RNA sequence: AUUGAUAAAGGCAAACUCAGUGAAAACUGAGGACGCAAAACCACGGGCCUAAGGCAUUAUGCUAGGGUGGCCGGGUUGCCGAAG
Numbered sequence: 001a002u003u004g005a006u007a008a009a010g011g012c013a014a015a016c017u018c019a020g021u022g023a024a025a026a027c028u029g030a031g032g033a034c035g036c037a038a039a040a041c042c043a044c045g046g047g048c049c050u051a052a053g054g055c056a057u058u059a060u061g062c063u064a065g066g067g068u069g070g071c072c073g074g075g076u077u078g079c080c081g082a083a084g
Stems, first nucleotide, its partner, number of pairs: 002084001004080001011036002016031006034070001040076003044073003047068003053063004
């Protein structure tokens, strides 16, 4: 450096509930733990979600400068030290 153990010290917090923000997706706070070796941070690329506004159409469809980092890739930073 890589790697990640029936290790140690810790950390984060899914679903759900309550309150709030938002057009929505979703987010924030509290409770709560499904899980996570980066489930820490960053929307650069891809995917996925939403469609206020806009464009077309009158069945409705399309559209991201919205969202998702706990979808993947990538970038930055970080605890410990078994075996290889």